RNAcentral holds the sequence, with entries from ENA. Predicted 3D model of a 383-nucleotide RNA (Bacterial RNase P class A) from a Caulobacteraceae bacterium. It is recorded under the gene name rnpB. Rfam family: Bacterial RNase P class A. By type it is a ribozyme. The source organism's lineage runs through Bacteria, Pseudomonadati, Pseudomonadota, Caulobacterales and Caulobacteraceae.
[in-house]
RNA sequence: CCAGACGGCCGGGCGGUCGCGGUCUCCCGCAAGGGAGGUCGAGGAAAGUCCGGGCUCCACGGUGACGAGGCGGCGGGUAACGCCCGCCGGGAGCGAUCCCAGGGACAGCGCCACAGAAAGCAAACCGCCUCUUCGGAGGUAAGGGUGAAAGGGUGGGGUAAGAGCCCACCGCGUUCCUGGUGACAGGGACGGCAUGGCAAGCCCCGCCUGGAGCAAGACCGAAUAGGGACCACGCGCCGCUCGCAAGAGCGGUAGGGCCGUCGCCGGCCCGAGGGGUCCGGGUAGGUCGCGAGAACCCGUCCGCGAGGGCGGGUCCAGAGGAAUGACCGUCGCGUUCGCCUCGGCGAGCGGCACAGAACCCGGCUUACAGGCCGUCUGGCCCA
Numbered sequence: 001c002c003a004g005a006c007g008g009c010c011g012g013g014c015g016g017u018c019g020c021g022g023u024c025u026c027c028c029g030c031a032a033g034g035g036a037g038g039u040c041g042a043g044g045a046a047a048g049u050c051c052g053g054g055c056u057c058c059a060c061g062g063u064g065a066c067g068a069g070g071c072g073g074c075g076g077g078u079a080a081c082g083c084c085c086g087c088c089g090g091g092a093g094c095g096a097u098c099c100c101a102g103g104g105a106c107a108g109c110g111c112c113a114c115a116g117a118a119a120g121c122a123a124a125c126c127g128c129c130u131c132u133u134c135g136g137a138g139g140u141a142a143g144g145g146u147g148a149a150a151g152g153g154u155g156g157g158g159u160a161a162g163a164g165c166c167c168a169c170c171g172c173g174u175u176c177c178u179g180g181u182g183a184c185a186g187g188g189a190c191g192g193c194a195u196g197g198c199a200a201g202c203c204c205c206g207c208c209u210g211g212a213g214c215a216a217g218a219c220c221g222a223a224u225a226g227g228g229a230c231c232a233c234g235c236g237c238c239g240c241u242c243g244c245a246a247g248a249g250c251g252g253u254a255g256g257g258c259c260g261u262c263g264c265c266g267g268c269c270c271g272a273g274g275g276g277u278c279c280g281g282g283u284a285g286g287u288c289g290c291g292a293g294a295a296c297c298c299g300u301c302c303g304c305g306a307g308g309g310c311g312g313g314u315c316c317a318g319a320g321g322a323a324u325g326a327c328c329g330u331c332g333c334g335u336u337c338g339c340c341u342c343g344g345c346g347a348g349c350g351g352c353a354c355a356g357a358a359c360c361c362g363g364c365u366u367a368c369a370g371g372c373c374g375u376c377u378g379g380c381c382c383a
Base pairs, nucleotide, nucleotide: 001379002378003377004376005375006374007373008372009371010370012331013330014329015328016327017326018325020041021040022039023038024037025036026035027034028033043354047365048364050363051362052361053360054359055213056212057211058210068209069208070207071206072205073087074086075085076084077083088102089100090099091098092097103204104203108202109201110198111197112196125144126143127140128139129138130137131136152170153169154168155167156166157165171193172191173190174189175188176187177186178185179184217288218287219286220285227279228278229277230276231275233273236253237252238251239250240249241248242247255270256269257268258267259266293315295314296313297312298311299310300309301308302307332352333350334349335348336347337346338345339344340343
């Protein structure tokens, strides 16, 4: 210098003018409210709402079984986790490093498409060998071919040709020893090789799990309507029915109301109740929940690390359908054009990634223009 791996961070800066939301102080005002000043005011993901918690209400005597859902190498971290760290095993890469849904396949069931002769109590298509009446029969899993997968691999012996048939090494299984907290690793002996794969098919084993969610929930609480108690006023006349009566029901009428106003006619409705005071429940609305916490920063100690202990400092949006903005200047960035001494100058344009709190916290995942820093790997060159 080129190519790459991993980790961390920023994600426009400064100034001016005008504005928006919260809060504090002061002033004006009886109050409602208004004014001035100070201070704070989005993110690394505020997102998806996937996982784990806090908080709140509901349910719940203990224990066990069954069912449902989830998780799954080992050790640690944590309030907890399906998250994180370290390690183990397997796979990829020359390497830094990356990926793994990583318990169990002699408990049982099921599946293994297509191709292929044969795919689970294996199988003879080609080939090879032997025999042959030349049609074929038998042997053979070493070779070819099919497939994701063909009943261990390489080499040698052996054989008619072959074959764990025999031997060595590797792999595999059983067992023992050693090391390690452990997953596991290393070694010895024995076994001729057996039960191939799929559990992100059912299943088995171990472990975990009550439900709903801030529209949770708590408190205050109108107007109107409806409920209850009390108070005073009113409830005319006729007929019928019931009733001993008090009275009740029905029909009509006096009376009253409406059809814009007045008169008449007509129609419809009411024709016994309306008023006042008080009480209680709910609704609208208001207040709380609501941000000083598993908080952030610095230092120090312990730990490989995730993280933890101690000391010091800071206060850091809050809310309600929702404030956090707009313009100008300048610098930065990107881009286009022009000039030349070829890496600088000038002019124009873009307003400049993803996105936007709504009870809070820890994670994961997803989106993201451009840029910075650190560690490491491979290659080339120079000293």